[in-house]
RNA sequence: GGGCUCGUAGUUCAGUGGUAGAACAGCGCAUUCGCAUUGCGCAAACGGGAGUUCGAUUCUCCCCGAGUCCA
Numbered sequence: 001g002g003g004c005u006c007g008u009a010g011u012u013c014a015g016u017g018g019u020a021g022a023a024c025a026g027c028g029c030a031u032u033c034g035c036a037u038u039g040c041g042c043a044a045a046c047g048g049g050a051g052u053u054c055g056a057u058u059c060u061c062c063c064c065g066a067g068u069c070c071a
Base pairs, nucleotide, nucleotide: 001070002069003068004067005066006065007064010024011023012022013021018054026042027041028040029039030038047063048062049061050060051059
C1' cells in the first nucleotide's frame, strides 16, 4: 500500500428498510432485626460525514478505529 470482516447501553450480544431489545452490571422500592437472595420498577447505546429512499442501525461512498490475510 491492497483484499476481507467488524464497530449498537458500563460489559457481552441480538436486531438484513418501518417503535432499537436481552443478559450481567448500576440506581430505587418491597422482602429481612441486618446482610445476601428473590420480586417489581427506573436510567442507560446505533463510531463520524455524505448519498439513495416517504422512511436508514440496516443499502452505497468517504473518513476514523479494531481484527485478519497478501505484498